Molecule: small-subunit ribosomal RNA
Organism: uncultured bacterium
RNA sequence: ACGCUUGAGGCGUGCCUAACACAUGCAAGUCGAGCGAGGGCCAUCUGGUGGCAACACCGGGUGGUUCCUAGCGGCGAACGGGUGAGUAACACGUGGGCAACCUACCCCUGACUCUGGGAUAGGCUCCGGGAAACCGGGGCUAAUACCAGAUAUGAGAUCCCCCCGCAUGAGGGGAUCUGGAAAGGGUUACUGGUCAGGGAUGGGCCCGCGGCCUAUCAGCUUGUUGGUGGGGUGACGGCCCACCAAGGCGACGACGGGUAGCCGGCCUGAGAGGGUGACCGGCCACACUGGGACUGAGACACGGCCCAGACUCCUACGGGAGGCAGCAGUGGGGAAUCUUGCACAAUGGGCGAAAGCCUGAUGCAGCGACGCCGCGUGAGGGAUGAAGGCCCUCGGGUUGUAAACCUCUUUCAGCAGGGACGAAGCGAAAGUGACGGUACCUGCAGAAGAAGCCCCGGCCAACUACGUGCCAGCAGCCGCGGUAAUACGUAGGGGGCGAGCGUUGUCCGGAUUUAUUGGGCGUAAAGAGCGCGUAGGCGGCUAUUCAAGUCGAACGUGAAAGCUCGGGGCUCAACCCCGAGAUUGCGUUCGAUACUGGAUGGCUAGAGGCUGGUAGGGGGGUGUGGAAUUCCCGGUGUAGCGGUGGAAUGCGCAGAUAUCGGGAGGAACACCGGUGGCGAAGGCGGCACCCUGGGCCAGUCCUGACGCUGAGGCGCGAAAGCGUGGGGAGCAAACAGGAUUAGAUACCCUGGUAGUCCUAGCCGUAAACGAUGGACACUAGGUGUGGGGGGAGUCGAAUCCCUCUGUGCCGCAGCCAACGCGUUAAGUGUCCCGCCUGGGGAGUACGGCCGCAAGGCUAAAACUCAAAAGAAUUGACGGGGGCCCGCACAAGCAGCGGAGCAUGUUCUUUAAUUCGAUGCAACGCGAAGAACCUUACCUGGACUUGACAUGGUGCUGCAAGCGCACGGAAACGUGUGACCUUCGAGGGUGCACCACAGAUGCUGCAUGGCUGUCGUCAGCUCGUGUCGUGAGAUGUUGGGUUAAGUCCCGCAACGAGCGCAACCCCUAUGGCGUGUUGCCAUCAUUAAGUUGGGGACUCACGCCAGACUGCCGGUGACAAACCGGAGGAAGGUGGGGAUGAGGUCAAGUCAUCAUGGCUCUUACGUCCAGGGCUAGAAACGUGCUACAAUGGCUGAUACAAAGGGUAGCAAGACCGCGAGGUGGAGCGAAUCCCAUCAAAGUCAGUCUAAGUUCGGAUCGCAGUCUGCAACCCGACUGCGUGAAGGCGGAGUUGCUAGUAAUCGCGGAUCAGCAUGCCGCGGUGAUACGUUCCCGGGCCUUGUACUCACCGCCCGUACAGGGCGAUUCGUUAGCCGCACA
Repeated sequence: ACGCUUGAGGCGUGCCUAACACAUGCAAGUCGAGCGAGGGCCAUCUGGUGGCAACACCGGGUGGUUCCUAGCGGCGAACGGGUGAGUAACACGUGGGCAACCUACCCCUGACUCUGGGAUAGGCUCCGGGAAACCGGGGCUAAUACCAGAUAUGAGAUCCCCCCGCAUGAGGGGAUCUGGAAAGGGUUACUGGUCAGGGAUGGGCCCGCGGCCUAUCAGCUUGUUGGUGGGGUGACGGCCCACCAAGGCGACGACGGGUAGCCGGCCUGAGAGGGUGACCGGCCACACUGGGACUGAGACACGGCCCAGACUCCUACGGGAGGCAGCAGUGGGGAAUCUUGCACAAUGGGCGAAAGCCUGAUGCAGCGACGCCGCGUGAGGGAUGAAGGCCCUCGGGUUGUAAACCUCUUUCAGCAGGGACGAAGCGAAAGUGACGGUACCUGCAGAAGAAGCCCCGGCCAACUACGUGCCAGCAGCCGCGGUAAUACGUAGGGGGCGAGCGUUGUCCGGAUUUAUUGGGCGUAAAGAGCGCGUAGGCGGCUAUUCAAGUCGAACGUGAAAGCUCGGGGCUCAACCCCGAGAUUGCGUUCGAUACUGGAUGGCUAGAGGCUGGUAGGGGGGUGUGGAAUUCCCGGUGUAGCGGUGGAAUGCGCAGAUAUCGGGAGGAACACCGGUGGCGAAGGCGGCACCCUGGGCCAGUCCUGACGCUGAGGCGCGAAAGCGUGGGGAGCAAACAGGAUUAGAUACCCUGGUAGUCCUAGCCGUAAACGAUGGACACUAGGUGUGGGGGGAGUCGAAUCCCUCUGUGCCGCAGCCAACGCGUUAAGUGUCCCGCCUGGGGAGUACGGCCGCAAGGCUAAAACUCAAAAGAAUUGACGGGGGCCCGCACAAGCAGCGGAGCAUGUUCUUUAAUUCGAUGCAACGCGAAGAACCUUACCUGGACUUGACAUGGUGCUGCAAGCGCACGGAAACGUGUGACCUUCGAGGGUGCACCACAGAUGCUGCAUGGCUGUCGUCAGCUCGUGUCGUGAGAUGUUGGGUUAAGUCCCGCAACGAGCGCAACCCCUAUGGCGUGUUGCCAUCAUUAAGUUGGGGACUCACGCCAGACUGCCGGUGACAAACCGGAGGAAGGUGGGGAUGAGGUCAAGUCAUCAUGGCUCUUACGUCCAGGGCUAGAAACGUGCUACAAUGGCUGAUACAAAGGGUAGCAAGACCGCGAGGUGGAGCGAAUCCCAUCAAAGUCAGUCUAAGUUCGGAUCGCAGUCUGCAACCCGACUGCGUGAAGGCGGAGUUGCUAGUAAUCGCGGAUCAGCAUGCCGCGGUGAUACGUUCCCGGGCCUUGUACUCACCGCCCGUACAGGGCGAUUCGUUAGCCGCACA
C1' cells in the first nucleotide's frame, strides 16, 4: 500500500510519486516617547443657513487625545516556517588553528554628546504622459534623515626603546605628520546617540582524520604548480592581474562516469557488521530556471531589486503583473498520504518605555486502525448433556456449560447534575483559557449498543464429510488434483491472532552463503604454463639511543533528544519529567620501553663469494657416422606383387615383386634405456670438437642480513598455425579412389597436397597435470635407486656403518566430505603472491589492448533452472573380465511349421455369437464333458416383499402339497376332487404392508484368500561384536569341494533363523508274522487250484533289516572331498513323488468364495419358451490321423498293470453282419462283473511301389443307443463314396534311462458325448565337450542407470513461435513509414 472486517479512548504520525502547475484567503511587521502633515474623537471659542424656540446642518480658531493613516526616519524583515533539486565537496562528522578575521541588538569599563548649514519625500498647488501598472516636471516643508566645521586616548605612515613567540610576527612606551565623531526624545523615573577597550552570542576562513559504486574511466592539468610585484576582501590565498620559472596531481586510484544532502540517530544483529537518514534535533544547500549585484552588523536575500528564459494571467497591443519546496486548499501524477478549522490563553519571536500590535512559529481541535498502548463486547451458576447442524461402526460421538433458564455486575457508549489544573504575567483596578462545559466526579436505566480475519499435507499449532475427477483449481519451498483428495470448492469441527486479520513490497536476520571476528583452492568453484625482477608486504643474533606504533594515568571534548539503569507524573501502559550511566572516538599533558619501528655500532647460524673435486639426452654452433625407407642406373629372373576379417582400388610381360651391385637425397638416431639422468617450465637421446648456464660434494679462507615473496613490467614457452626464402626420403590433415554399411562425408585399404625439416621472424595457447604457487622451520620409521664424501674391512675388492643431495614405493601420528596425503605433506606453523563465491547463458557480447591473419588477454548483462557438482554406498546393467551350472548348446531320436480333421484363440459376422485368460508365465486355459438344463448372452411372454433369508403388524380354517379338467409355447392362471383334524391354540400357508431381499452389475489399480512365474535356482536374513561421520560393510569374501551358503581350512568375527539335505509316501532286496476271496512244489481229486489239503513259492498286508563314503588303495593341506576297488539286490542324493526361502512381475482371479466403495430396485432382480455360446472370407496355438513295405489286410497264437461297479457293473444263453437287443446268474466285490481282457509282439498267408488292398476326409442311404426331445447341435454301426496328402520353407519344440519313441488298458466328469485331461503297464534307442545361442549362481570392474539398458541422453535439416538481418515484390514523383 491492497483485500475482508470495525465498539470506545490515550499518545504519536500522515505526498516515499511530479523540486509538476497553481484559483482563493492568510503566513512580517512595529514604533506618534524620532518627524512634518491629514483625518477622527473630546473640550472650548466662534461664523453661516433653517427654525419662535429646543435643536438640526455646513464651517472656522485654540487646546487635548492609550484613536486612524499614506509618507520621511529607526529597528526588524538574513530569524521563525518549507523542501532535498543540486552537491562526492572542507558539504558533513570529529578534533584543532586564525600572530589572517567580522559581530546589530545584550553586558561591563572609560571618555564624549560642541557649533552650524542646505535639501527632500509626503501633503497641498500648477502642468504633462498612460487603458492600466505607474511615471515625469515646477513651487512650499520637518526630523534621531543628510552635510560642513571643532575636539578625541583611536586609525594610517615614518623613526626609536623594552619584551614575547617555532616562523610570518605579537604586546607595551615615546616622537613627528595625515585625514576622521555624535541626536535627540520624554519629562516622573529615564531613555537614546558617539568613540575606545573588554565580554557574551553569532558567523567567516584554514588544516588533520573519517564515511558510496565503477579501472570495460589510466593518465589528468595552462591560472595549471610555484615565485616576484600589484589589485581585491572584514580576513589569508592564483581569489584576480602582469611578468618569470616548469611545475603540480596519480595505482595509498588522479581525471572521468554513475548514484547520493551529511550527522545525532532509526531498523536489524550475540557481537562485529548490514541496511537506512520519515517524525524530533544540529549543519548544509535551494526558493519557477539561469545569472547578477544593491541595501545592510549580517543576504547575493522563499513571501526584496535588476537582466535573460520557459510558463500563466491582464491589455485599449503601446505595455504590464506573477512565482505555495510557508498554513490550509485545487488540478495532475500515483498503489498511496488529511481541514480552504479555532486561538494568540500558554511557550517563543519582531517592534515598542509601556499598554499593546503582529505571529498558519506555536498551542489546540478535525480527518485516516497508519503505528504504539491500555479497555470493552459481560460475570457466576446451569445436563434431559434440549433442539438444530455435522459425523457415525447406528451403539453413539461432537458442537457443549455453549444456549435456554436462574442470580449478579455496569467498565465503554447513552442520559442528567457538578466541573477543573494548565495563570505566571500584565494591569491602578475591573479583568484575562483557543482547547472546553473537555478531562474528571456523582447519579440513572438495562446484558442492554459493540467480532472479525487467516489457517488446519510437511516445514507449522489445528481433521472429518460431501462435491469435483490432471477438470475446476491450490501453491512460500517440497509439491497436491487422472473416482475413496486431512493439499481444490463447500460444510461441520478445530488451531492462531483479535479491533483487527491476511496479502504484497522493502531492509536486517537465519547466511561462517564475501568468512576482521569467521571460509576456501589434489578430485566439489578456485594455484597464473614457467622464470627474472620493480614498487609494496614481511624479515636473523646483539648493544646503545629515540619514543612513531603500543600500554597507563589525568585533563578537555564527545550538544540536546534518543538508548540503559534508578526514581517520579498522567487510575495502568504507551507517553512525559528528573537523576545517573553509556557515548567503544578525537585532542592535549605526564609517564612506561618488553615487542614492532627510526638512528648508530657489533656478530655469523640466513644469503653470497673463494679453493678443490664431480655426474649429467642442460643450452647454442660446426662437422661427421652407420642401419633403414624411397628413388635412379645396371645385372639375374618370371608372373605375379601388394593389401585385408575377406576383398577391391593400386603396381606388373613397356618385365613388377624377389635378389645382387653402383649411385642420389632427406629425415630420424635401434641395442645401451632403467618409476635412470639434466633443466625453471616447455622440453632434452648416434659420435666428435668449440662456446656456455645451472646443480651437488668437500674445505670453512672472505663479505656481514647483502634475505623471502613479488601487483604492474620483462623474458622463455609443446603442437598446430601465419608470412619469407630454401628443402622434401618417409609419414600425412585436406582431397581422390576401393571396401564396409540402411547410409558411411568414419573406422580398414591404395594413393596423396599442405605440413612435418632448415632459416631469421610472428603467434602465446594445451588434460602447459603432481589437475597440488614460492620460501623457511618443525613433526616415527622401513625399503629401493642416481650423484658425492667419511669410517671399518681388504693386496685390491666384495661387504658393512655414518652423512649430504636427488628420485620412487610402503607406512605412524596428524589431516581429509570421502578417496586419499603422509620429512618430495594434502600434517604443524610463519611470510608473500595468484585465484574462487549455485548451474546454464559464457570464457560469449560490447569496449579496450595485442596480432599479418587465425585469434589471444581482459570480461559482463538480460533471460532461465532447483538444481549443477564431488566422493563414496546398495543394486541393476555392459556387444567388460574370471569361475560354475541347466536338454542351454553340441551329439542324437521323435516331432511341430506343409495335408485332412478335432480343439482353443484372434478377427469378422450376428438379435446374441455371455464373461474372463494375452510374450515366456493366454490360446485341448477357467470347461473333470454348452441338444433343454447348465447359461451368466439375445428375442419374446410374465412377476414385483419378490426364485432365496430374518423380523414385525393386520387379516384369513383355508390347508400347503397331490390328482384331474380347461386356456396357454411354457411360466402361469382358473376351476374342481379326495385326504388330516383335538375344529381351540400352535406350526405352516396365503393376502395387504413395513424393514428388507436380490445383482455372474463396476473397480483384481481399494482388498482377503488362492494361484502362476523366475525356480527346487541356492540363495535370503538376524542378534551381538568390529570397522565406517554415514549410506553401509564384515559375517555371506578368500583357498579347496559339492547337486547345494554341501562340507573343510583360513579370516574381526562369533553364533543363529528361513531355505538345501534329512525326517514322510511309492518303488528296488531280504527276513519275520498272517494266510482269505490270493498261491499250488509235494499227496489225492477235477474239464478247470474245481475240491480236500498245504504255507513251501508267487502275491497281499503289517513290522523289521539294509547304504553310512562304513572298508581298501590313490590324489589332496595329514582336511573336506574326489577317483578307483571290494562286498552288496542296490554306492556315493539308488529311482520317483510330496515339499517352493526372502522377494519380483500394481502378474492372474470381485465370474469359486469372502469383502470396502460405487451403481440398479415394477429392474442391471426373478420365472419361462425359443434361439445363441456349435456362425466363417481369413490368421495363429495345441493335438489326432496319415502320406505307407520296420507297412496294410486276413487267419492263428502269447504275455500285463492299475482301476471302476447298486438309480451300478453285468456273466453264461439266445437274436442281429454290426452298433446293439432279449434276459438276468453273480457281485456293495483279492470271491462276481467291466474284461474273450490287452495291443504292439510271434507264426502263416497276401499285397509289390501305385494316390495303391496306403490314407481316410467328405457325402449318400440304412440303422443302434442315451435322452421329454438328437432340425439348428450327440456318439456309434453297416453298405456305398474315397478328398487332401508321396515326410513338409524360413523357423521352431520335447527328451539323458526303463527316459525318448511306440503299443494298448483304465478312470474322473457324465443320461449320452474325448483325438483332451489324469493314471497304468508292454516293447525299448544316441552325449567329443562348454567356443558359441538362451536362462541362472558367485567374485570382480566401469557407469552420467536406481519406475534400474524396454535405462539415460544428444542433435536439428522437419513442424510451430519470438527477435534481428537480408532478398524479392506491391503501393509511391522522391525519401521515410507500413504490410506480406